[in-house]
RNA sequence: CGGAGAGGAAGAGGCGAUCGCCGGUGUCCAGCGCAAGCGAAGACACGGGAGGAAAGUCCGAGCUUCACAGGGCAAGGUGCUGGUUAACGGCCAGUCGAGGUAACUCGCAGGACAGUGCAACAGAAAGCAAACCGCCGGCGAAAGUCGGUAAGGGUGAAAGGGUGCGGUAAGAGCGCACCGCCUCUUCGGUGACGAGGAGGGCAAGGAAAACCCCACCUGAAGCAAGACCAGACAGGAGUGGCGCUGCCCGCGCGAUGACUCCGGGUUGGUCGCUCGAGCCCGCCGGCAACGUCGGGCCUAGAUGAAUGAUCGCCGCUUUAAACGGUGACAGAACUCGGCUUAUCGACCUCUCCGUCGG
RNA sequence: GCGGGAGUAACUCAGUGGUAGAGUGCAACCUUGCCAAGGUUGACGUCGAGGGUUCGAAUCCCUUCUCCCGCU
Repeated sequence: CGGAGAGGAAGAGGCGAUCGCCGGUGUCCAGCGCAAGCGAAGACACGGGAGGAAAGUCCGAGCUUCACAGGGCAAGGUGCUGGUUAACGGCCAGUCGAGGUAACUCGCAGGACAGUGCAACAGAAAGCAAACCGCCGGCGAAAGUCGGUAAGGGUGAAAGGGUGCGGUAAGAGCGCACCGCCUCUUCGGUGACGAGGAGGGCAAGGAAAACCCCACCUGAAGCAAGACCAGACAGGAGUGGCGCUGCCCGCGCGAUGACUCCGGGUUGGUCGCUCGAGCCCGCCGGCAACGUCGGGCCUAGAUGAAUGAUCGCCGCUUUAAACGGUGACAGAACUCGGCUUAUCGACCUCUCCGUCGG
Repeated sequence: GCGGGAGUAACUCAGUGGUAGAGUGCAACCUUGCCAAGGUUGACGUCGAGGGUUCGAAUCCCUUCUCCCGCU
RNA backbone atom coordinates (compact mmCIF):
# COMPACT_ATOMS: atom_id res chain seq x y z
C1' C A 1 0.00 0.00 0.00
C1' G A 2 -3.89 -3.62 -1.21
C1' G A 3 -7.47 -7.25 0.49
C1' A A 4 -10.01 -9.28 4.69
C1' G A 5 -11.73 -10.27 10.06
C1' A A 6 -13.36 -8.58 14.90
C1' G A 7 -14.68 -5.02 18.50
C1' G A 8 -15.89 -0.17 20.77
C1' A A 9 -18.20 4.44 21.93
C1' A A 10 -21.64 7.72 20.47
C1' G A 11 -24.92 11.10 17.34
C1' A A 12 -29.74 11.28 15.04
C1' G A 13 -27.43 19.07 13.68
C1' G A 14 -26.53 23.22 17.63
C1' C A 15 -27.86 28.14 19.85
C1' G A 16 -31.39 32.18 20.18
C1' A A 17 -36.26 34.64 19.33
C1' U A 18 -41.63 34.52 18.33
C1' C A 19 -46.29 31.87 17.95
C1' G A 20 -48.82 27.41 19.31
C1' C A 21 -50.10 21.99 21.54
C1' C A 22 -50.21 18.33 26.14
C1' G A 23 -49.29 17.37 31.35
C1' G A 24 -47.17 19.27 36.27
C1' U A 25 -46.08 22.91 40.33
C1' G A 26 -46.84 27.74 42.50
C1' U A 27 -49.46 32.62 43.07
C1' C A 28 -54.04 35.48 42.49
C1' C A 29 -59.24 34.45 42.82
C1' A A 30 -65.49 33.08 42.78
C1' G A 31 -67.18 30.04 46.44
C1' C A 32 -67.41 26.57 50.87
C1' G A 33 -66.16 26.34 56.11
C1' C A 34 -66.95 28.87 63.19
C1' A A 35 -61.86 28.24 62.28
C1' A A 36 -57.61 25.72 60.58
C1' G A 37 -58.06 25.12 55.76
C1' C A 38 -60.06 23.43 50.89
C1' G A 39 -60.34 25.61 46.29
C1' A A 40 -63.93 25.51 40.24
C1' A A 41 -63.20 28.42 35.75
C1' G A 42 -59.67 31.86 34.19
C1' A A 43 -55.05 34.70 34.23
C1' C A 44 -49.82 34.94 35.23
C1' A A 45 -45.04 32.75 36.44
C1' C A 46 -41.67 28.55 36.53
C1' G A 47 -40.31 23.85 34.85
C1' G A 48 -40.99 19.16 31.71
C1' G A 49 -42.51 16.79 26.95
C1' A A 50 -40.55 10.13 21.79
C1' G A 51 -36.71 6.03 20.17
C1' G A 52 -32.38 3.21 19.25
C1' A A 53 -35.20 0.56 17.73
C1' A A 54 -40.88 3.55 20.95
C1' A A 55 -41.65 -1.72 15.81
C1' G A 56 -42.50 -7.35 15.53
C1' U A 57 -45.13 -9.45 19.95
C1' C A 58 -40.69 -14.10 19.40
C1' C A 59 -39.08 -15.44 24.68
C1' G A 60 -38.69 -14.22 30.12
C1' A A 61 -40.57 -11.54 34.47
C1' G A 62 -43.09 -7.75 37.68
C1' C A 63 -48.30 -6.43 38.68
C1' U A 64 -53.71 -7.93 38.78
C1' U A 65 -57.94 -11.43 38.90
C1' C A 66 -59.58 -16.41 39.16
C1' A A 67 -60.85 -20.33 46.51
C1' C A 68 -53.38 -16.98 48.55
C1' A A 69 -55.69 -26.39 49.98
C1' G A 70 -53.43 -30.62 47.55
C1' G A 71 -52.29 -34.90 44.22
C1' G A 72 -52.18 -37.56 39.46
C1' C A 73 -52.65 -37.81 34.09
C1' A A 74 -52.51 -35.22 29.62
C1' A A 75 -50.40 -31.09 26.87
C1' G A 76 -46.42 -27.70 25.86
C1' G A 77 -41.31 -25.97 26.18
C1' U A 78 -35.88 -26.45 26.74
C1' G A 79 -31.67 -29.83 25.35
C1' C A 80 -22.81 -30.18 24.85
C1' U A 81 -20.30 -28.23 29.79
C1' G A 82 -19.54 -24.57 33.63
C1' G A 83 -21.18 -19.89 35.17
C1' U A 84 -24.46 -15.36 35.27
C1' U A 85 -29.46 -13.47 36.44
C1' A A 86 -35.57 -11.82 39.54
C1' A A 87 -36.20 -15.03 35.24
C1' C A 88 -35.23 -16.67 30.20
C1' G A 89 -35.11 -20.24 24.54
C1' G A 90 -30.94 -14.34 26.74
C1' C A 91 -25.72 -13.29 27.98
C1' C A 92 -20.40 -14.78 29.26
C1' A A 93 -16.40 -18.38 29.28
C1' G A 94 -15.08 -23.04 27.43
C1' U A 95 -15.66 -28.20 24.71
C1' C A 96 -16.78 -30.66 20.19
C1' G A 97 -18.18 -30.42 14.93
C1' A A 98 -18.29 -27.65 10.14
C1' G A 99 -16.19 -23.59 6.98
C1' G A 100 -11.83 -20.39 5.94
C1' U A 101 -4.45 -19.97 3.89
C1' A A 102 -5.30 -16.99 8.34
C1' A A 103 -7.43 -13.39 11.69
C1' C A 104 -12.03 -15.46 12.69
C1' U A 105 -17.12 -17.16 11.82
C1' C A 106 -21.37 -20.53 12.21
C1' G A 107 -24.08 -24.62 14.89
C1' C A 108 -32.29 -26.59 18.34
C1' A A 109 -24.87 -29.78 19.46
C1' G A 110 -28.82 -35.47 24.70
C1' G A 111 -30.27 -40.77 23.24
C1' A A 112 -30.82 -44.75 16.92
C1' C A 113 -28.12 -52.41 20.91
C1' A A 114 -36.11 -49.27 25.26
C1' G A 115 -39.71 -49.74 21.52
C1' U A 116 -42.80 -48.47 16.93
C1' G A 117 -42.58 -46.62 12.17
C1' C A 118 -39.78 -44.31 7.50
C1' A A 119 -36.21 -44.60 3.16
C1' A A 120 -40.39 -42.94 -3.20
C1' C A 121 -38.02 -44.23 -8.04
C1' A A 122 -33.96 -47.15 -9.61
C1' G A 123 -31.53 -51.64 -8.28
C1' A A 124 -30.35 -58.81 -7.89
C1' A A 125 -30.31 -56.98 -2.91
C1' A A 126 -32.30 -51.22 1.60
C1' G A 127 -31.60 -53.27 7.48
C1' C A 128 -32.18 -60.88 11.16
C1' A A 129 -28.45 -58.17 4.20
C1' A A 130 -28.10 -59.63 -0.82
C1' A A 131 -25.47 -63.30 -6.22
C1' C A 132 -27.86 -59.21 -11.90
C1' C A 133 -23.12 -58.89 -14.69
C1' G A 134 -18.27 -60.43 -13.61
C1' C A 135 -14.40 -63.84 -11.20
C1' C A 136 -13.25 -69.11 -9.50
C1' G A 137 -14.31 -74.50 -9.00
C1' G A 138 -17.36 -79.23 -10.10
C1' C A 139 -20.54 -81.66 -13.92
C1' G A 140 -21.59 -81.28 -19.20
C1' A A 141 -20.08 -81.90 -26.32
C1' A A 142 -22.57 -77.30 -25.90
C1' A A 143 -26.53 -74.48 -24.12
C1' G A 144 -26.53 -74.60 -19.29
C1' U A 145 -26.65 -76.18 -14.20
C1' C A 146 -24.79 -76.78 -8.97
C1' G A 147 -21.66 -74.38 -5.57
C1' G A 148 -17.90 -70.56 -3.79
C1' U A 149 -16.97 -65.25 -3.86
C1' A A 150 -18.83 -58.60 -1.79
C1' A A 151 -11.99 -57.51 -4.96
C1' G A 152 -14.30 -55.24 -9.86
C1' G A 153 -18.93 -53.37 -12.87
C1' G A 154 -23.90 -51.49 -12.76
C1' U A 155 -28.31 -48.98 -9.59
C1' G A 156 -28.99 -45.46 -5.87
C1' A A 157 -28.84 -39.94 -1.50
C1' A A 158 -27.11 -44.34 1.01
C1' A A 159 -24.60 -51.20 -0.75
C1' G A 160 -22.50 -53.34 6.22
C1' G A 161 -15.06 -50.22 7.96
C1' G A 162 -10.74 -47.36 4.61
C1' U A 163 -5.55 -47.72 2.32
C1' G A 164 -1.51 -51.03 1.43
C1' C A 165 1.01 -55.79 1.78
C1' G A 166 0.42 -60.93 2.38
C1' G A 167 -2.80 -64.86 1.39
C1' U A 168 -6.22 -67.79 -1.89
C1' A A 169 -8.99 -72.00 -6.92
C1' A A 170 -11.13 -67.02 -6.96
C1' G A 171 -12.00 -64.03 -2.88
C1' A A 172 -12.90 -62.22 1.98
C1' G A 173 -10.39 -58.77 8.87
C1' C A 174 -8.82 -64.73 6.51
C1' G A 175 -3.69 -62.64 8.63
C1' C A 176 -0.56 -58.18 9.41
C1' A A 177 0.78 -52.50 9.51
C1' C A 178 -1.40 -47.57 9.83
C1' C A 179 -6.09 -44.87 10.28
C1' G A 180 -11.32 -45.24 11.97
C1' C A 181 -14.76 -47.84 15.44
C1' C A 182 -16.06 -50.57 20.15
C1' U A 183 -14.72 -52.30 25.30
C1' C A 184 -11.59 -51.83 29.62
C1' U A 185 -8.14 -48.64 31.86
C1' U A 186 -4.19 -44.54 33.52
C1' C A 187 -3.34 -39.34 33.81
C1' G A 188 -5.15 -34.00 33.34
C1' G A 189 -9.70 -31.04 33.90
C1' U A 190 -15.33 -28.83 38.59
C1' G A 191 -17.21 -30.58 33.81
C1' A A 192 -18.22 -31.09 28.46
C1' C A 193 -13.78 -33.35 26.96
C1' G A 194 -8.54 -34.12 25.97
C1' A A 195 -3.67 -36.98 25.97
C1' G A 196 -1.99 -41.97 26.28
C1' G A 197 -2.01 -47.68 27.31
C1' A A 198 -4.16 -52.63 26.64
C1' G A 199 -7.60 -55.71 24.24
C1' G A 200 -11.33 -56.85 20.33
C1' G A 201 -11.23 -58.38 14.25
C1' C A 202 -15.95 -55.04 12.61
C1' A A 203 -20.98 -57.04 15.06
C1' A A 204 -23.03 -51.63 16.34
C1' G A 205 -25.35 -47.63 8.88
C1' G A 206 -29.04 -42.86 8.11
C1' A A 207 -32.86 -40.11 10.19
C1' A A 208 -35.22 -38.04 16.76
C1' A A 209 -36.31 -29.72 12.94
C1' A A 210 -40.65 -38.86 12.70
C1' C A 211 -43.37 -40.76 16.97
C1' C A 212 -40.76 -41.61 21.18
C1' C A 213 -37.17 -42.28 25.64
C1' C A 214 -34.26 -39.57 29.32
C1' A A 215 -33.21 -34.98 32.29
C1' C A 216 -35.08 -30.23 33.70
C1' C A 217 -39.10 -26.42 33.51
C1' U A 218 -44.39 -24.72 33.08
C1' G A 219 -51.77 -23.28 36.70
C1' A A 220 -54.77 -19.98 33.37
C1' A A 221 -55.70 -15.28 31.58
C1' G A 222 -54.19 -10.56 30.55
C1' C A 223 -54.04 -3.01 32.20
C1' A A 224 -59.82 -3.79 26.98
C1' A A 225 -56.10 -7.24 33.76
C1' G A 226 -58.56 -5.35 37.87
C1' A A 227 -60.68 -1.79 41.97
C1' C A 228 -64.06 2.25 43.04
C1' C A 229 -67.73 6.36 42.09
C1' A A 230 -71.79 8.60 39.47
C1' G A 231 -75.79 8.12 36.13
C1' A A 232 -79.38 5.21 32.90
C1' C A 233 -82.81 0.91 31.97
C1' A A 234 -87.63 -3.49 31.53
C1' G A 235 -87.73 -7.42 31.98
C1' G A 236 -88.16 -12.58 30.13
C1' A A 237 -86.74 -17.80 29.26
C1' G A 238 -83.80 -22.01 30.47
C1' U A 239 -80.20 -25.25 33.48
C1' G A 240 -79.23 -27.94 38.21
C1' G A 241 -74.96 -27.02 39.72
C1' C A 242 -70.52 -23.52 40.07
C1' G A 243 -65.30 -23.00 41.14
C1' C A 244 -57.12 -22.56 39.35
C1' U A 245 -60.33 -21.96 32.80
C1' G A 246 -57.82 -29.90 29.12
C1' C A 247 -59.33 -34.55 32.14
C1' C A 248 -59.69 -37.36 36.94
C1' C A 249 -59.50 -37.62 42.32
C1' G A 250 -60.07 -34.52 46.30
C1' C A 251 -61.65 -29.99 48.47
C1' G A 252 -64.52 -25.36 48.76
C1' C A 253 -69.05 -22.48 47.75
C1' G A 254 -74.21 -22.64 46.71
C1' A A 255 -81.08 -21.13 46.53
C1' U A 256 -82.90 -13.06 48.14
C1' G A 257 -77.49 -17.05 45.28
C1' A A 258 -74.88 -19.25 40.51
C1' C A 259 -74.51 -20.14 35.16
C1' U A 260 -76.39 -19.70 29.90
C1' C A 261 -79.44 -17.24 26.20
C1' C A 262 -82.79 -13.27 24.40
C1' G A 263 -84.29 -8.24 25.28
C1' G A 264 -83.36 -3.15 27.54
C1' G A 265 -79.76 0.86 29.33
C1' U A 266 -74.83 3.36 29.26
C1' U A 267 -70.54 4.54 25.76
C1' G A 268 -68.94 9.17 31.83
C1' G A 269 -65.19 9.91 35.77
C1' U A 270 -61.19 8.40 39.48
C1' C A 271 -57.38 4.88 40.64
C1' G A 272 -54.16 1.19 38.46
C1' C A 273 -49.92 5.09 35.99
C1' U A 274 -44.91 5.70 36.44
C1' C A 275 -39.32 5.90 42.04
C1' G A 276 -38.14 1.49 39.01
C1' A A 277 -34.83 -5.98 39.46
C1' G A 278 -34.36 2.75 37.61
C1' C A 279 -30.25 5.84 35.32
C1' C A 280 -25.09 8.02 35.67
C1' C A 281 -20.03 8.10 37.90
C1' G A 282 -16.19 5.73 40.82
C1' C A 283 -13.48 1.84 43.90
C1' C A 284 -13.02 -3.37 44.61
C1' G A 285 -13.85 -8.89 43.17
C1' G A 286 -14.21 -11.81 38.59
C1' C A 287 -10.90 -13.93 32.01
C1' A A 288 -15.97 -12.28 31.16
C1' A A 289 -21.31 -11.99 31.60
C1' C A 290 -22.06 -9.94 36.27
C1' G A 291 -21.83 -8.72 41.55
C1' U A 292 -20.72 -5.89 46.50
C1' C A 293 -20.03 -0.97 48.29
C1' G A 294 -19.91 4.58 48.00
C1' G A 295 -21.63 9.18 45.71
C1' G A 296 -25.02 11.82 42.53
C1' C A 297 -29.87 12.31 39.65
C1' C A 298 -35.58 12.28 39.01
C1' U A 299 -36.19 11.72 33.28
C1' A A 300 -43.67 12.19 29.06
C1' G A 301 -47.80 9.93 31.61
C1' A A 302 -51.56 12.12 27.73
C1' U A 303 -56.89 8.60 26.31
C1' G A 304 -60.23 9.82 19.13
C1' A A 305 -54.57 10.74 22.42
C1' A A 306 -49.72 16.46 22.86
C1' U A 307 -44.35 16.42 21.53
C1' G A 308 -45.19 21.35 16.11
C1' A A 309 -44.35 25.81 12.90
C1' U A 310 -41.73 30.37 11.31
C1' C A 311 -37.35 33.50 11.39
C1' G A 312 -31.99 34.65 12.44
C1' C A 313 -26.82 33.00 13.29
C1' C A 314 -23.38 28.98 13.26
C1' G A 315 -21.94 23.88 11.75
C1' C A 316 -22.18 19.99 7.86
C1' U A 317 -23.04 19.19 2.68
C1' U A 318 -24.00 19.86 -3.16
C1' U A 319 -21.99 23.49 -6.45
C1' A A 320 -18.43 27.85 -10.37
C1' A A 321 -21.35 30.31 -6.53
C1' A A 322 -25.57 29.68 -3.74
C1' C A 323 -31.21 32.53 -1.97
C1' G A 324 -30.51 24.76 -2.76
C1' G A 325 -30.30 20.49 0.92
C1' U A 326 -29.79 19.27 6.37
C1' G A 327 -31.29 13.17 4.72
C1' A A 328 -32.55 7.02 6.71
C1' C A 329 -35.76 3.72 9.64
C1' A A 330 -39.52 5.37 12.17
C1' G A 331 -43.20 7.72 16.54
C1' A A 332 -44.76 6.39 23.48
C1' A A 333 -50.19 3.98 25.19
C1' C A 334 -49.04 -0.59 32.49
C1' U A 335 -43.69 -1.35 33.32
C1' C A 336 -39.00 -3.82 32.94
C1' G A 337 -34.81 -7.79 31.00
C1' G A 338 -33.56 -9.94 26.25
C1' C A 339 -33.98 -11.47 21.08
C1' U A 340 -35.27 -10.36 16.06
C1' U A 341 -36.24 -7.09 12.11
C1' A A 342 -35.87 -1.88 9.61
C1' U A 343 -32.19 2.11 8.92
C1' C A 344 -28.49 7.53 7.68
C1' G A 345 -23.69 9.52 7.44
C1' A A 346 -19.25 9.36 9.66
C1' C A 347 -15.33 8.03 13.86
C1' C A 348 -11.81 5.09 16.84
C1' U A 349 -9.06 0.55 18.23
C1' C A 350 -7.08 -4.35 17.52
C1' U A 351 -5.91 -8.61 14.43
C1' C A 352 -4.79 -11.72 9.87
C1' C A 353 -3.00 -12.60 4.71
C1' G A 354 -0.27 -10.73 0.41
C1' U A 355 3.35 -7.30 -1.82
C1' C A 356 7.27 -3.60 -1.56
C1' G A 357 11.14 -1.00 1.25
C1' G A 358 14.47 -0.68 5.65
C1' G B 1 -53.20 -2.20 23.06
C1' C B 2 -53.99 -7.75 23.83
C1' G B 3 -55.27 -12.61 21.80
C1' G B 4 -56.17 -16.01 17.59
C1' G B 5 -56.25 -17.66 12.32
C1' A B 6 -55.04 -17.86 6.90
C1' G B 7 -51.69 -17.25 2.38
C1' U B 8 -51.43 -23.35 -3.35
C1' A B 9 -53.63 -21.98 -11.22
C1' A B 10 -57.39 -15.91 -13.15
C1' C B 11 -61.37 -17.37 -8.89
C1' U B 12 -63.07 -21.13 -4.94
C1' C B 13 -60.62 -24.94 -2.48
C1' A B 14 -57.97 -30.33 -1.81
C1' G B 15 -53.14 -32.09 -0.90
C1' U B 16 -49.68 -32.52 6.20
C1' G B 17 -42.30 -35.78 3.69
C1' G B 18 -41.62 -39.14 -2.44
C1' U B 19 -44.46 -36.87 -10.25
C1' A B 20 -48.47 -30.44 -7.39
C1' G B 21 -54.52 -31.75 -8.15
C1' A B 22 -60.24 -30.79 -8.61
C1' G B 23 -64.38 -27.53 -10.00
C1' U B 24 -65.44 -22.87 -12.42
C1' G B 25 -63.18 -19.78 -15.93
C1' C B 26 -59.75 -19.26 -20.63
C1' A B 27 -58.08 -21.01 -25.81
C1' A B 28 -58.66 -24.36 -30.08
C1' C B 29 -61.57 -28.03 -32.57
C1' C B 30 -66.33 -30.99 -33.24
C1' U B 31 -71.65 -30.36 -33.28
C1' U B 32 -75.56 -26.15 -35.40
C1' G B 33 -78.02 -22.21 -40.84
C1' C B 34 -76.19 -19.03 -36.23
C1' C B 35 -75.89 -18.82 -30.73
C1' A B 36 -76.38 -21.40 -26.10
C1' A B 37 -75.98 -26.22 -24.01
C1' G B 38 -73.06 -30.70 -24.96
C1' G B 39 -68.39 -33.42 -26.49
C1' U B 40 -62.77 -33.73 -27.32
C1' U B 41 -58.07 -31.53 -26.47
C1' G B 42 -54.77 -27.90 -24.51
C1' A B 43 -52.40 -23.85 -21.79
C1' C B 44 -51.83 -21.68 -17.00
C1' G B 45 -48.10 -22.53 -10.51
C1' U B 46 -40.55 -19.33 -8.24
C1' C B 47 -47.10 -23.49 -3.38
C1' G B 48 -46.44 -15.12 -0.03
C1' A B 49 -40.59 -14.17 0.67
C1' G B 50 -35.59 -15.67 2.70
C1' G B 51 -32.61 -19.29 5.32
C1' G B 52 -32.03 -24.23 7.60
C1' U B 53 -32.99 -29.97 8.65
C1' U B 54 -33.35 -34.12 5.12
C1' C B 55 -31.12 -38.27 -0.25
C1' G B 56 -35.68 -35.47 -1.10
C1' A B 57 -39.85 -29.87 1.74
C1' A B 58 -46.27 -27.01 -0.43
C1' U B 59 -45.72 -30.28 4.06
C1' C B 60 -40.84 -30.10 9.51
C1' C B 61 -37.86 -25.75 12.11
C1' C B 62 -36.39 -20.30 12.32
C1' U B 63 -36.93 -15.25 10.49
C1' U B 64 -40.01 -12.00 7.68
C1' C B 65 -44.31 -9.72 4.63
C1' U B 66 -49.57 -9.30 3.67
C1' C B 67 -54.64 -10.18 4.89
C1' C B 68 -58.81 -11.68 8.14
C1' C B 69 -61.37 -12.42 12.97
C1' G B 70 -62.31 -11.73 18.33
C1' C B 71 -61.82 -8.90 23.26
C1' U B 72 -63.87 -2.66 26.55

Source information:
Predicted 3D model of RNase P RNA and transfer RNA as a complex of 430 nucleotides. Rfam match: Bacterial RNase P class A. It is annotated as a ribozyme. The prediction has a mean pLDDT of 77.